Source information
Small-subunit ribosomal RNA, 5' domain from an uncultured marine eukaryote, 477 nucleotides, folded computationally. RNAcentral holds the full RNA, with entries from ENA and SILVA.
[in-house]
Context: one part of a larger RNA
RNA sequence: GGAUGAACGCUAGCGGUAUGCUUAACACAUGCAAGUCGAACGAGAAUUUUUAAUUCUAGUGGCGAACGGGUGCGUAAUACGCAAGAAUCCGCCCUUAGGAGAAGGACAACUGUUAGAAAUGACAGCUAAGCCUUCAUAUGCCGAGAGGUGAAAUAGGUUUCCUGCCUAAGGAUGAGCUUGCGCCUGAUUAGCUAGUUGGUAAGGUAAUGGCUUACCAAGGCCACGAUCAGUAGCUGGUUUGAGAGAAUGAUCAGCCACACUGGGACUGAGACACGGCCCAGACUCCUCCGGGAGGCAGCAGUGAGGAAUUUUCCGCAAUGGGCGAAAGCCUGACGGAGCAAUACCGCGUGAGGGAUGAAGGAUUUUGGUCUGUAAACCUCUUUUCUCAAGAAAGAAGUUCUGACGGUACUUGAGGAAUAAGCAUCGGCUAACUCCGUGCCAGCAGCCGCGGUAAUACGGGGGAUGCAAGCGUUAUCC
Repeated sequence: GGAUGAACGCUAGCGGUAUGCUUAACACAUGCAAGUCGAACGAGAAUUUUUAAUUCUAGUGGCGAACGGGUGCGUAAUACGCAAGAAUCCGCCCUUAGGAGAAGGACAACUGUUAGAAAUGACAGCUAAGCCUUCAUAUGCCGAGAGGUGAAAUAGGUUUCCUGCCUAAGGAUGAGCUUGCGCCUGAUUAGCUAGUUGGUAAGGUAAUGGCUUACCAAGGCCACGAUCAGUAGCUGGUUUGAGAGAAUGAUCAGCCACACUGGGACUGAGACACGGCCCAGACUCCUCCGGGAGGCAGCAGUGAGGAAUUUUCCGCAAUGGGCGAAAGCCUGACGGAGCAAUACCGCGUGAGGGAUGAAGGAUUUUGGUCUGUAAACCUCUUUUCUCAAGAAAGAAGUUCUGACGGUACUUGAGGAAUAAGCAUCGGCUAACUCCGUGCCAGCAGCCGCGGUAAUACGGGGGAUGCAAGCGUUAUCC
């Protein structure tokens, strides 16, 4: 000198664009953050144009809830980055080929009885389906072959068209796995390792593999740093620097890990699942003491911690996502508004003239000098400000749809009106004098000032620098 997710002190007019718990992955009151489909199904209710229509939905069923959103605890390598690879799976989507035959069954809802304070159930009976099962058939799969094995919903609708179902092949996308190289510090950590290293066989997996098990062999890693310990999410990037490099990893984007702590599986194309389930633990709450309920590292918000970080706001109008044939519903993603000089950028606080160089203040060698064209005064202007009127784009798509918002913007009226501070002035370093103080009070980044004429302390005047900011502190180059 530059930089910051900054903080503190003094000060403060406006706009745009960004950013905003770096500390306790501490605990959380309250509300919301994932639903949707009646064009899969029975049933019930309401209304009316009253015997057929419309609307609604507790339950069965389907799809979604594995995305989106948060955080950085753990992790030094099952991570990440770059480059390769083979032994894999893949819902929805696209393309192609073929199919959808026959028969049967249950469980909710509902009705009845009943347990419990509640949460939640128990028993008996009835019932539908794109729910479930069996048989048949099948290009497929397994097998050398013989042979074995494996489907479906002709269902729905606004009814001849559309949507959906099953099998197989291919694509696309996504995911799992393997290898090489790169990837912080410590030797005041030198040896580490028994499923350990390899083989055979079997099991297991979507798939390779000690992934697991039995048997066999005795290997494997290490001074090019194993093991152990400490610290840490990684990267694109960011800051600085001429570069090499050093430091860093907020916002945005890619990957990973986690979801009160630890463990486990279920469902599913996909999870070992933030707003799912089970078990254990800590904590909080309810209880009729028998038993139950909960998880903000989602958006707001509260307490605590801290030098320190915002509203319990508006809207689905746009973009995107889920469901649906659609209308549409849901969406604290997102779009916006609010708060904060936190940062960057832009604008303003007036312009021209004006000397008898007023007054006041400071100083003085008492002549004057400085403040200073500064003010007053004259002539203008209206960015801003106040008031009034009009008023968008963002909507693609001929009708309709705008939270922002009566906002931006435009026009008119008024009047210089509403708007300047902060730090410094001994040298480094731009800027000097007077008074007070008297090694005191104090200053200070370094050198150092102060003990009676202090340009260094405190105040006044003046000056210098930057300016809606200016200084200080902290950290990095």